[in-house]
């Protein structure tokens, strides 16, 4: 010095001057209430409110967004407990309140590295898809080629040999050419992928056929907490690929939400109509009424209790609430105000243990709480940056990122001009 990796911060600063607002204190002034009253006169103080005002402290974010996740915390489903759909996560061990997150490590893939990235269990439990192209896309199969050895067929050449008067006829043998069964998948084509790759052998040509080495499967030992490495032995030995396809497997899960939810203060209608399914009998008392001399029986209501059943959940079982349960339609009141509402799984410092995530343990510290919604606005320097003139020194210009808490917290993604620290990889000089 150049390019590039990964972590980490900052995202203006000081003065002035005027403005907003939580809290905490003080100062004024109303108000509220006690006594005592025929009137009158006073009507306090405490505690509470509003309001002005004064002092003091504080005040938006690394993502406050977006609403993906996971919890505190609030009410509600009837609660336990087993199962169903439904829905989340997928390596191996840590961390953590917890998670789909955080940190390490195996594996796979990229990259010269530094690093980066991963919806990282199962394809022999089942179904499904692989278009086009190509012969063929899974337990297949030849399009070009190659070989035809062991078989047919035919032709040329030569050689031998029968028959016969020559010409001609047949047989056998060798080469060789051509084909024809039939073998082959090494080569070459297709393709995103073709039933292991690369070499030697070997064979008619091939082919793990045989061997060597890689590969693939199983296996003892080591090494590791493990996922998974690794060295050796053993067999020629591997039926692709998608599961972000349906599934399978393992763990893992009630609902809604601060517009949750308490409280006060005001007002209304414990409202109406329509269907469905139930509405049982026992015991007790209490009551009309019928017969009876009475004692008692019978029939109706009504009230308590156990039992049935109904209902509260997607099913089952146990416990417990309701006494009716479901289902639709139409309608009425409040829309005020006080609370939740900020002390937290809370920041920071430091020492410990841990590769780290982070875990304990001392010390300091309080750091928004708004309610149509507060932190703002101006001026002056100065600073980072840009842009123009100047040799320079200096001048003039421009105000430069995403972007506002509303219960709180731990992640995750997204968005972000410009600066700054630290590591670390490659390169290039020069010594």
């Nucleotide at each position: 010095c150049c390019a590039g990796c990964c972590g980490g911060c900052c995202g203006g600063a000081c003065g002035g001057c005027c403005g907003c607002u939580g809290c905490c204190g003080g100062u004024g002034c109303g108000c509220c209430u006690a006594c005592a009253u025929u009137u009158u006169g006073g009507c306090a103080a405490u505690c509470g409110c509003g309001c002005a005002c004064c002092g003091g402290u504080g005040g938006a974010g690394g993502a406050a967004a977006g609403u993906c996740c996971g919890g505190g915390c609030u009410c509600c489903a009837u609660g336990g407990a087993u199962g169903a759909a439904c829905g989340g996560u997928g390596g191996c061990g840590g961390c953590u309140a917890a998670c789909g997150g955080c940190c390490g490590c195996c594996g796979a893939g990229g990259g010269c590295g530094a690093c980066c990235u991963c919806a990282g269990g199962g394809a022999u439990a089942g179904u499904g898809c692989c278009a086009c192209a190509g012969a063929a896309a899974u337990g297949a199969a030849a399009c070009c080629g190659c070989c035809g050895a062991c078989g047919g067929g035919u032709c040329u050449u030569g050689g031998c040999u029968g028959g016969g008067g020559u010409a001609c006829c047949g047989g056998c043998c060798a080469a060789g050419g051509c084909u024809c069964a039939g073998g082959u998948a090494a080569g070459g084509g297709u393709g995103a992928a073709a039933c292991g790759g690369u070499g030697c052998g070997g064979u008619a040509a091939g082919a793990g056929c045989g061997c060597a080495c890689c590969g693939c499967a199983g296996u003892u030992c080591c090494g590791g907490u493990a996922a998974c490495g690794g060295c050796g032995c053993u067999g020629g030995c591997a039926g692709g690929g998608c599961a972000a396809a349906c599934c399978c497997c393992a763990c893992c899960g009630g609902g809604a939400g601060c517009a949750a939810g308490a409280c006060c203060a005001a007002a209304u209608a414990g409202g109406g109509g329509c269907g469905g399914c139930g509405c049982g009998g026992c015991u007790g008392c209490c009551u009309g009424u019928g017969g009876g001399a009475a004692a008692c029986c019978g029939c109706g209501g009504g009230c308590a209790g156990a039992c049935a059943g109904g209902u509260c959940u997607c099913a089952u079982c146990c416990a417990g609430g309701c006494u009716g349960c479901c289902g639709c339609c139409c309608g009425g009141g409040u829309u005020g105000g006080u609370u939740g509402c900020u002390c937290g799984a809370g920041g920071c410092g430091c020492c410990c243990g841990g590769c780290a995530a982070c875990a304990g343990g001392c010390g300091c510290c309080c750091c928004a709480g708004a309610c149509g919604a507060a932190u703002g606005g101006c001026c002056g320097u100065c600073g980072c940056g840009g842009a123009g003139g100047g040799a320079a020194a200096c001048c003039u210009c421009c105000a430069g990122a995403c972007a506002g808490a509303a219960c709180c917290c731990g992640g995750c993604u997204u968005a972000c001009a410009g600066g700054c620290c630290g590591g670390c990889u490659g390169g290039u000089a020069a010594c």

This is a predicted structure of a 431-nucleotide RNA (Bacterial RNase P class A) from a Hyphomicrobiales bacterium. Its mean pLDDT, the model's own confidence on a scale to 100, is 75. The organism belongs to Hyphomicrobiales, within Bacteria. The sequence was found by an Rfam model in a public genome assembly.